[in-house]
This record gives sequence, structure tokens and C1' cells, in this order.
RNA sequence: AUUAUCCUUCGGGGCAGGGUGAAAUUCCCUACCGGCGGUGAUGGGUCAAUACGAUCCAAAGCCCGUGAGCCUUUUAUUUUAUGUGUCAUAAAGAGCUGAUUUGGUGAAAUUCCAAAGCCGACAGUAUAGUCUGGAUGGGAGAAGGAUGUU
Repeated sequence: AUUAUCCUUCGGGGCAGGGUGAAAUUCCCUACCGGCGGUGAUGGGUCAAUACGAUCCAAAGCCCGUGAGCCUUUUAUUUUAUGUGUCAUAAAGAGCUGAUUUGGUGAAAUUCCAAAGCCGACAGUAUAGUCUGGAUGGGAGAAGGAUGUU
């Protein structure tokens, strides 16, 4: 360096101010927020330096994928005298699940610059991306370590 198994830790932000109303952080005006991996012409660092260059870090909510959520199938467990079925839990699989344009530069940009837009699970409640709840949960993944392989 590579690869396999295991362990530990980490792993989501946001309605200020006002209006209506009996009641709204839910409606209206306005405000605010943007998980993870990839890509990436921008920025920064290092190496090299004649030059081409090499390498590392940061860099997209709406480009590609993915997580939470919902639905569903199978299997297992629980239960039972036995069988079947329901419920519950776990694992694996299938499906569903949001949103971008215009102008500029350029060989090349849905990523840069400028502008204007748009989107955001389920349950509860006066209709919720922002409140409360499932959740002291799960989790894409990130970092470090142990043992072994090559």
C1' cells in the first nucleotide's frame, strides 16, 4: 500500500418581526435552514520548475446516487398440545418518495459569476421544511484502532 473481519468514537439545520382570528411558530406578509457519497473549469496549500505537470484540502438543497419515512413480499423468532392465521420483533428483497431556469465567461459549466425562481416524510394540532412526537431510535457515511491476507 492492498484487502477481509471486528472494535471504538462521531454522524442535521431552521419562523426574528408583523397581520387575521376564540384558537395558527401551521393561514397571510416577511424571515430562516440545507444530511451523506460522487462529479466539478473555482479557491487555497505542498512538490517540481525551462515548461508540461504531480499531489492534497475546501467546493451543487434542486446533475447522478443515497439515508431517514411509507407500502409490501419472504424467512426466522415470540406464542401454541399441534396446525393455520393475526399482532409484535428481526433480517433480506421489491416498489414509492421533492425541487432550476435565464444571462455572462469559456473549447468545455444545470457545479463558477450575476439574477430570478423552486423544493422539503409520517403522526398530532387551525392547514407545519422550521413546533411536539415515534426518536435516549435508526442512519447514508466519516475518523481512528486491532487482527489476518496479499

The RNA shown here (FMN riboswitch aptamer (RFN element)) has 150 nucleotides and comes from Bacillus suaedaesalsae. The coordinates come from a structure-prediction model, not an experiment, and the mean pLDDT is 76. Of the family's consensus pairs, 100% are formed in the model. Its Rfam family is "FMN riboswitch aptamer (RFN element)". Rfam links the family to the GO term FMN binding.